[in-house]
Predicted 3D model of a 73-nucleotide RNA (transfer RNA) from a subsurface metagenome. The RNAcentral record of the sequence draws on ENA. Its Rfam family is "tRNA". The literature on the family includes a 1993 paper in Trends Biochem Sci by Hou, "The tertiary structure of tRNA and the development of the genetic code". Rfam classes the family as a transfer RNA. The prediction has a mean pLDDT of 84.

RNA sequence: GGGCUCGUAGCUCAGCGGCAGAGCGGGCGGCUCAUAACCGUCUGGUCGUAGGUUCGAAUCCUGCCGAGCCCAC
Numbered sequence: 001g002g003g004c005u006c007g008u009a010g011c012u013c014a015g016c017g018g019c020a021g022a023g024c025g026g027g028c029g030g031c032u033c034a035u036a037a038c039c040g041u042c043u044g045g046u047c048g049u050a051g052g053u054u055c056g057a058a059u060c061c062u063g064c065c066g067a068g069c070c071c072a073c
Base pairs, nucleotide, nucleotide: 001071002070003069004068005067006066007065010024011023012022013021018055025043026042027041028040029039030038048064049063050062051061052060
């Protein structure tokens, strides 16, 4: 330098045109003599970034940034 995959909550990930979600985590409460476990409830986001397409974009297209893998040098 070229190709491919990926970037969504604090963490691991789902969602692939029409209200942004789950588990874990964190707060509060219940249970318990108490702690853990368990149960209830609350808390969570510039969907990497800048544009384009569209009535509508996390989702489709392009540039850039970052991570991984492969090829070349």